The prediction has a mean pLDDT of 78. Predicted 3D model of RNase P RNA and transfer RNA as a complex of 446 nucleotides. It holds a member of the Rfam family "Bacterial RNase P class A". By type it is a ribozyme.
RNA sequence: GAAGGAGGCCGGGCGGCCGCUCGUCGCGAGACGGGAGGAAAGUCCGGGCUCCACAGGGCAGGGUGGUGGGUAACUCCCACCGUUCGCAAGAAUAGGGAAAGUGCCACAGAGAAGAGACCGCCGCAGCCCCCGCACCCGUGGGGGCCUCGGCAAGGGUGAAACGGCGAGGUAAGAGCUCACCGCGGGCCUGGGGACAGGCCUGGCACCGGCAAACCCCACCCGGAGAAAGGCUACGUAGGAGGAUCCGCACGGCCCGUGCACGGUCCUCGGGUAAGCCGUUCGAGGCCGGCAGCGAUGCCGGUCCCAGAGAAAUGGCCGCCACCGCGGCACGCCGCGGCACCAGAACCCGGCUUACGGCCUCCUUCCGUU
RNA sequence: GGAGCUGUAGCUCAAUUGGUUAGAGUACCGGCCUGUCGAGCCGGGUGUCGCGGGUUCGAGUCCCGUCAGCUCCGCCA
Repeated sequence: GAAGGAGGCCGGGCGGCCGCUCGUCGCGAGACGGGAGGAAAGUCCGGGCUCCACAGGGCAGGGUGGUGGGUAACUCCCACCGUUCGCAAGAAUAGGGAAAGUGCCACAGAGAAGAGACCGCCGCAGCCCCCGCACCCGUGGGGGCCUCGGCAAGGGUGAAACGGCGAGGUAAGAGCUCACCGCGGGCCUGGGGACAGGCCUGGCACCGGCAAACCCCACCCGGAGAAAGGCUACGUAGGAGGAUCCGCACGGCCCGUGCACGGUCCUCGGGUAAGCCGUUCGAGGCCGGCAGCGAUGCCGGUCCCAGAGAAAUGGCCGCCACCGCGGCACGCCGCGGCACCAGAACCCGGCUUACGGCCUCCUUCCGUU
Repeated sequence: GGAGCUGUAGCUCAAUUGGUUAGAGUACCGGCCUGUCGAGCCGGGUGUCGCGGGUUCGAGUCCCGUCAGCUCCGCCA
C1' cells in the first nucleotide's frame, strides 16, 4: 500500500433573545424549575401491572431443543463443545430422535430403499474364421456370433447408487480376507458437562437422505390488554328483531362441577363521547470498590431526570470544540460544514430494522529499510 | 395505542401432500377483414410469485426477518 475480518464509542458543549408544554409559587402581571432517542420505530419475543377465569383430571393447540451458567423472564445474553465454510483473522449453526411407525425422494437412470444389470468383465457348450504341430482323426493358441450361467470392480445416470481406499485372492469378481479410515458395540482415561483421546471387538444382513413432512421424546405456556381497570358526571327507549334451549357458564373442547326459569349469544336502534385516578421512583441513572474468563451479581456514595391527551420539546445569534479546504512569519489565520435516520403516549429487559461519523485490534499478500 | 388479515401478468383471481416450462378471464400487442374505425377471426404470456435470507437435490408453497396495504376495537343501558 491492497484485500479482508472483529470489536467498541459518539450522535456536540456553554450563553443570550423570542416561542411551545408541564409542575410549583403568586390575587395578578409574572418568577423559578423540568422537557425525546439510539433507535422513542417494527410490535417480533419476554416480564411487571390490571381485570376476567381458576376443586380436580384428560385431550387438543402453541413454543423451545448441544452442554454449563446469567436473569424477574425470554425465540435474549455469556462461556465452552460438535459440525460446516474460509489460506487465515474469523463466520454461520431450529445442533434431540430416521434400529417406534407412516409418508416423500420429480427428471435422468438398469436400479431410489431390505434395489438392480444398459455398456462391460468372466466361464461352459455350440457354430464360424486365422495360426502352429500332425498323413488323417485330432490337439494347442487367438478372435468373432448367439444361448445359458457367474460378477458388481470399471463406464454411464443422478442431489443421493446399499461403506471408502490400497493389497491379497479369483475364471472374472466381491468384506471373500487383511491394513488404514468411517460406522455399530464394550471398556479405560481426561473433563462439572456437551465431548475428546486410547484399547478391544463386530466384518457391515439388520446403518441412504428428508422431522423449518406427519410424528415420537423432554421441558415450558390460562385469556385479554391501559380503548386493561377503578371512581364520578351527563343523557336515553333498561327498546326492537333473531338464534338457542335435555339450558347456560367455566374466554379451544370433554369429563366433571356450579347456577336456575328466564338465561346466554348475535344484529339493529337509543344515549354519551366530559373529569379524576391508574401515570411515572423504576428489575432507575451516574461514580467507585469487590467477586467472576464473561454475561452478571453484591456493597457504598450520589441524583430525581418529559408526562401531553390529537398531543409541547422549535427558531435566530455569539463563543468554544470537531471535521474539510486553502494560506503561512508552522505550538497561527481565513472560508465552509455541523447533518442524517427519526420523533415519547402505562412501564421495563431484549431482538430486529433504518442513519451519519470516529477509533482500536487482528489476518493474508505485495513493496521498501 | 391495541388486535387481525392480505400481497402472484396492467386489472380480477387460480395453482393438489414442495417437483420438472406458474395458468385463466379481461386488458394489451401483431396480422387478417373494412374506404376508415369498431365488432369479428387468427396468433402472441408480456411475471424480480412484495423484498432479503435459511431448510431442502429442488420453494409461489415450509421457517425467520423486513416492507407496503386493508379491516376491526370506547363507555352506558